[in-house]
RNA sequence: GGGGGCGUCGUAUAACGGUAGUACAAUGGUCUCCAAAACCAUUAGCGUGGGUUCAAUUCCUACCGCCCCUG
Numbered sequence: 001g002g003g004g005g006c007g008u009c010g011u012a013u014a015a016c017g018g019u020a021g022u023a024c025a026a027u028g029g030u031c032u033c034c035a036a037a038a039c040c041a042u043u044a045g046c047g048u049g050g051g052u053u054c055a056a057u058u059c060c061u062a063c064c065g066c067c068c069c070u071g
Base pairs, nucleotide, nucleotide: 001070002069003068004067005066006065007064010024011023012022013021018054026042027041028040029039030038047063048062049061050060051059
């Protein structure tokens, strides 16, 4: 240089173009003599820009970052 894959709450991961979920963590509560565990609730996210569309995490495109293959 060429080709390919991935990017989603703090972490790990889902999501036929139509309300962004789940688990852990965190915070608050119930329970307890106190704690742990258990249960309930809450907070928090689509890498960036542009395009297509009534509607984009999803399709297209260019960047950025990471990984793999290859001259």
This is a predicted structure of a 71-nucleotide RNA (transfer RNA) from a Patescibacteria group bacterium. Taxonomically the source falls in Bacteria candidate phyla (Bacteria). It was read from a public genome assembly. The coordinates come from a structure-prediction model, not an experiment, and the mean pLDDT is 81. It matches the Rfam family "tRNA". The family's RNA type in Rfam is transfer RNA.